[in-house]
Molecule: small-subunit ribosomal RNA
Organism: Phycisphaerales bacterium
RNA sequence: UAUUCGAAGAGUUUGAUCCUGGCUCAGAACGAACGCUGGCGGCAUGGCUAAGACAUGCAAGUCGAACGGACCCAGUAGCAAUAUUGGGUUAGUGGCGGAAGGGUGAGUAAUGCAUGGGUAACGUACCCCGAACUCGGGAAUAACAGCGGGAGCAAUCCCUUUGCGAAAGUGCUGCUAAUACCCGAUGAAGUCGCUGGGUCUCCUGAUCCGGCGACCAAAGGUGGGGACCGCAAGGCCUAUUGGUUUGGGAGCGGCCCAUGUCCUAUCAGCUAGUUGGUGAGGUAACGGCUCACCAAGGCAACGACGGGUAGCCGGACUGAGAGGUCGGCCGGCCACAUCGGGACUGAGACACUGCCCGGACACCUACGGGUGGCUGCAGUAACGAAUCUUGGGCAAUGGGCGAAAGCCUGACCCAGCAAUGCCGCGUGCAGGAGGAAGUCCUUCGGGAUGUAAACUGCUGUCAGGGGCUAACAAGCGAGUGGACCUAACACGUCUGCGAGUUGAGUCGCCCCAGAGGAAGCCACGACUAACUCUGUGCCAGCAGUCGCGGUAAUACAGAGGUGGCAAGCGUUGUUCGGAAUCACUGGGCUUAAAGCGCGUGUAGGCGGCUCGGUAAGUGUCUUGUGAAAUCCGGCGGCUCAACCGCCGAACUGCAGGACAUACUGCCGGGCUUGAGGUCGGUAGAGGCGCCUGGAACUCUAGGUGGAGCGGUGAAAUGCGUAGAUAUCUAGAGGAACGCCGGAGGCGAAAGCGGGGCGCUGGGCCGAAUCUGACGCUGAGACGCGAAAGCGUGGGGAGCAAACAGGAUUAGAUACCCUGGUAGUCCACGCCGUAAACGAUGCACACUAGACGUCGGUGUCUCUGACGACGCCGGCGUUGCAGGAAAACUGUUAAGUGUGCCGCCUGGGGAGUACGGCCGCAAGGCUAAAACUCAAAGGAAUUGACGGGGGCUCACACAAGCGGUGGAGCAUGUGGCUUAAUUCGAAGCAACGCGAAGAACCUUACCCGGGUUUGACAUGCUGGGAUGCGAACGGGUAAUGCCGGGAGCUGCCCUUCGGGGUGAAACCAGCACAGGUGUUGCAUGGCUGUCGUCAGCUCGUGCUGUGAAGUGUCGGGUUAAGUCCUUCAACGAGCGAAACCCUUGUCGCUAGUUGCCAGCGGGUCAUGCCGGGGACUCUAGCGAGACUGCCGGCGUAAGCCGGAGGAAGGUGGGGACGACGUCAAGUCAUCAUGGCCUUUAUGCCCGGGGAUGCACACGUGCUACAAUGGGCGGCACAGAGCGAAGCAGAACCGCGAGGUCGAGCAAAUCGCAAAAAUCCGCCCCCAGUUCAGAUCGGAGUCUGCAAUUCGACUCCGUGAAGUUGGAAUCGCUAGUAAUCGCGCAUCAGCUACGGCGCGGUGAAUGUGUUCCUGAGCCUUGUACACACCGCCCGUCAAGUCAUGGGAGCUGGUAGCGCCCGAAGUCCGCUUAGCUAACCGUAAGGAGGCGGCGGCCGACGGCAAGACCGGUGACUGGGACUAAGUCGUAACAAGGUAGCCGUAGGGGAACCUGCGGCUGGAUCACCUCCUUU
Repeated sequence: UAUUCGAAGAGUUUGAUCCUGGCUCAGAACGAACGCUGGCGGCAUGGCUAAGACAUGCAAGUCGAACGGACCCAGUAGCAAUAUUGGGUUAGUGGCGGAAGGGUGAGUAAUGCAUGGGUAACGUACCCCGAACUCGGGAAUAACAGCGGGAGCAAUCCCUUUGCGAAAGUGCUGCUAAUACCCGAUGAAGUCGCUGGGUCUCCUGAUCCGGCGACCAAAGGUGGGGACCGCAAGGCCUAUUGGUUUGGGAGCGGCCCAUGUCCUAUCAGCUAGUUGGUGAGGUAACGGCUCACCAAGGCAACGACGGGUAGCCGGACUGAGAGGUCGGCCGGCCACAUCGGGACUGAGACACUGCCCGGACACCUACGGGUGGCUGCAGUAACGAAUCUUGGGCAAUGGGCGAAAGCCUGACCCAGCAAUGCCGCGUGCAGGAGGAAGUCCUUCGGGAUGUAAACUGCUGUCAGGGGCUAACAAGCGAGUGGACCUAACACGUCUGCGAGUUGAGUCGCCCCAGAGGAAGCCACGACUAACUCUGUGCCAGCAGUCGCGGUAAUACAGAGGUGGCAAGCGUUGUUCGGAAUCACUGGGCUUAAAGCGCGUGUAGGCGGCUCGGUAAGUGUCUUGUGAAAUCCGGCGGCUCAACCGCCGAACUGCAGGACAUACUGCCGGGCUUGAGGUCGGUAGAGGCGCCUGGAACUCUAGGUGGAGCGGUGAAAUGCGUAGAUAUCUAGAGGAACGCCGGAGGCGAAAGCGGGGCGCUGGGCCGAAUCUGACGCUGAGACGCGAAAGCGUGGGGAGCAAACAGGAUUAGAUACCCUGGUAGUCCACGCCGUAAACGAUGCACACUAGACGUCGGUGUCUCUGACGACGCCGGCGUUGCAGGAAAACUGUUAAGUGUGCCGCCUGGGGAGUACGGCCGCAAGGCUAAAACUCAAAGGAAUUGACGGGGGCUCACACAAGCGGUGGAGCAUGUGGCUUAAUUCGAAGCAACGCGAAGAACCUUACCCGGGUUUGACAUGCUGGGAUGCGAACGGGUAAUGCCGGGAGCUGCCCUUCGGGGUGAAACCAGCACAGGUGUUGCAUGGCUGUCGUCAGCUCGUGCUGUGAAGUGUCGGGUUAAGUCCUUCAACGAGCGAAACCCUUGUCGCUAGUUGCCAGCGGGUCAUGCCGGGGACUCUAGCGAGACUGCCGGCGUAAGCCGGAGGAAGGUGGGGACGACGUCAAGUCAUCAUGGCCUUUAUGCCCGGGGAUGCACACGUGCUACAAUGGGCGGCACAGAGCGAAGCAGAACCGCGAGGUCGAGCAAAUCGCAAAAAUCCGCCCCCAGUUCAGAUCGGAGUCUGCAAUUCGACUCCGUGAAGUUGGAAUCGCUAGUAAUCGCGCAUCAGCUACGGCGCGGUGAAUGUGUUCCUGAGCCUUGUACACACCGCCCGUCAAGUCAUGGGAGCUGGUAGCGCCCGAAGUCCGCUUAGCUAACCGUAAGGAGGCGGCGGCCGACGGCAAGACCGGUGACUGGGACUAAGUCGUAACAAGGUAGCCGUAGGGGAACCUGCGGCUGGAUCACCUCCUUU
């Protein structure tokens, strides 16, 4: 010192919000793999798949100091043979070890493992300590030799069993040693039996001291040696080592117990050696471990039995922790060794590299038979996404054997391979430009890469080359010293010195050279750090989630740049985290998933007050244990780190002991408040049975009556002259009970409603009293349980699934109508489900009130009625605190707590399949998975919408007037046609629109022709081009030169006078021009529309978690969000209004071209003239109107009425158009990004077309006539326009018009006649004296030109049309209607259009039921691309997974039976063999062998169980831009929807019965809140 350890969120459901909820991401880790890349070192790690198969080599031997031989070498003695000594090697006998070490995780859910105990129920080779002994004999057997053959005269040598056999292998005879084997002796501290005593304990008992009896041992080797014995060997002595018996120890094991140890109940019952006993056997030992007999037990909801999966732990990863996941490397335990079975040996095994048997496989084979076991180390093929060298060494550590040297050791130590991981180092360092080149971007100015490079200076790690030296080394050991032992100075042991000797490998240090050899990967839309260009164009592609890509992609691909990490970086997989998303810490269940339909009650869980005891839980202290390693702290060692060492802490656990006693438990005593009982009252549709009543209905009979009834939106089917309906009388029948009646009562729920009687359950109130915790909850279990439905038997009036008919409809298997059967009713028996709902489990306690109601009761008042105030129990409303995501809830909690039960964990698949249980059936209960989606949801918000509601407005309707729709014509559009009929506009808001002028032009279209730097712009290059040149000036010595410019020349324009110019036109070429080509869904601008509708917003404040609300709502009022008032709002902005223009009245100023009252002059006449400013008028400036005044109403705003006034309540009209909507319209006005085109999609010319015509629609004109038409006469405007113009007068023409040209750039002149009106005459109701189309003829005008294709005039012709179906349009006053006039465009004109102007001049409405549109408030919503929305089901197509399925097939575990290897055990066998012991012997005992029996692996037979695979066909499900049929749901979704059930139907669905509100709307009732 080990405790200053330590907790982050984000994206994605929506138009937006909050919540619920899933999915996804950021972190860490790995025995990993894959992609790209790769310099060095250290330390680790490395077949996770086929416990599938294995070639080859190695992985367990050692000991000659246990034994006899054999061979070799050296020595000694000897002439030699030979004998002998020493050393070495060694097959065999024998000993020890091969049960360790090493590998793997198949099996195993407990015979395992972990922790703690027990063994009084046990074992133990090697090792240590203590005691004692080590005596005498015997018989075998390997080795070896022979049995065979060959050679040789022989000695001898060779092959070796001659035989059988391919091989492996397989004999007989004889000899021999031992620490091999056997017998005997001795023997207690041993064992057993009998017995005496002590101590102790935990039931059997343990232990110690004794007595008697029985039983059981042994082996030697080596070194040395004086005396003594012996020929010698040796005895003997000594040392050491070994052997035997026994006691103890240590370590290692066996067995037993407790606790803990995964998933599954769609596994609920399992079990015959099973559970126990007695006896026996067996074991080292307890035990059904085994057997015989007896008994009938044992286990299980605290999960037996079965199924699946899995070696367990220390620990590892993750995590704040609690937990979760894992168990590779290292350590402990277990299991296994090709698969299955078995025993032998041994201290130890049922034995990885031992044995036997069976199976599979592989190999050898002469086919007869044999051999083998890498889950040891390497290695091979196979498998697989994937995992290494057939390396070195025993130097170190450790093991076996040995006295030792030593041998063996793929244990181990090292090295090799692999970025597999962790750690460390390097790939340089410093300077170096307002900044090279290249590249990228660019607004073309520049910016970025970037001090980066180049360049200058410096350094020297690693790799490379050269050289040097420690450490891992301890040992062994010739020789030698000391101590001990001993008779001994031998030997030996211990301890020193010590020549010599042992490294497979690895590290370190020094020097040399020179920046030299050493950087990549991923990402850059958000999450998430990092941005641009190009290409591509819903293609190619990306993607963890959301999502990118359909021509401007920071999301694809490339590039530049940037960010991150770095010898690595990404990806994939897996685990934990985030995830409080299984919630112990730490969640929920009214509506999001979630309270069982309701009760009674078993087990279990929990339990009132008090006293005593106990000490199980609990707490404190202590002891043992919790292996080591790991983690953590401190210190230390490798240069650091990783790594390693030492010490400590920790190991949160288990067990023993002591103490404490508040709480819980247990035992005992007491109490009354919980609970229950007794007594007296009391309310009630509580239940069951019997009896009974009236109304209504239908039927039957009779009477009256006489044509309809009935039914609907409207009808029809149906009933009725055979008499219905209606009405009266009588009778029959079944079902249900009006009023009372109430959100009232009762019941556990389902549910219960006429009256009476009987039986019966529960509640509440009051009183005193009794028992004394008897209580709460309640898994299973049991009971009850609407409607529908089922069975049997009744009953059947009404109603009414199915069914039939009639309607409706595109259809109508429906809604509506007429009928109608099950059923509805009763009895008995099933079913067991509902939106069985308060979508809210039961019980108890606590926590503000107010009001109402039902039942009981108390007090007050003399009493009663009534009332007031209380208490208890029910049923309700409102509401504080609190809670809640909010809605809401709120003493009847969804608040605060406690106890117990049930249930939930994303949506779909699915409450489905399979299995089980129940049911007569219908079906119910229990209840998944594959697959698929990135959501599915709840509440609330803002909109939008509704075949929802309220209020209000608008020529919206109504009331009116006039039209359209019918006719002809004009014009626009569609369609058709065409070479072309250019293009655009498309409901309102396209269609007399762009177009306020298409014969050519316009013109964009078509045909034909022409042209290519272009019809138009800018720039460049070349040509054009070009100069000559007097005088004069500068300069020079002079010429050249520079200037100058008369004159000449070139070109262009020209009015022909001249002017311009040394450049341009023009020509050629290059850049480029050009495009009415495309995209209005890339855009600007402009415009339409809602709509001149009254709205749209903001700041601050306030409310709400928030989206948002408030303000802006309410009450009034207005044309108006206009104003007033109230108000958590107070203010403000854009709109409305006002300001602007015009018009209506007056005044002032001014007075020409306008005017003319008065004065004067003049004319046939006329402001014609002088003059005048009065008037009109003109055009400037002012005034005027503000609900200002009066009356009424009203708080006010304001409204109504009145006065005055030219005008009265914004006086009339215009301009002016909020936030926004429609991807509205326009690329063809213009502008403009991108794309396309470039001898053409550009430009020019001629002609044609846009005017085509069966037809359809829109907008208009003219009419259909008498309020008219014709003719004649007469009157009155305003606003405009005019010089390439308006044109008077005059003349000509019937006319259009022509000729001529006065006047006028206009209050002067002209167009210019206004028309309707009015007056007069004619027409007399007709296809006309209406109407004028069409056609013929003749003309005029414009124009280059009227054929396609102009207008006008005249004459003639004289069509349809007699007021217009369904439907539809405009208009509220100087308006509609009607009448004409002007202008723009324009040569002319298609104008009947458009825009203006004035003349005449109405009717109706004072209302808001309805249609349309709009505004505000409110309501519902599953819509938000916003109802042209959303969305359901069948059918058809494709893909995928899955259920059923005649069957087919594989696996697993058992039951029954058959067969029965090896082998243990038991029995039999002296018909085979047999050394030790007994016996003189015969023989015996014992052993071997043989036979039989039990058990028994493999195998077989048979019937089933469970789990998979597959399967014609079949069922539903999921998904899939544009398939079919309908329209079920969301709004009152157009028949409210939904739940259960039953029937029916192409389908969504429809209908019946009962239920729910999670139904809109209106009315009524009731209650509440506030004043």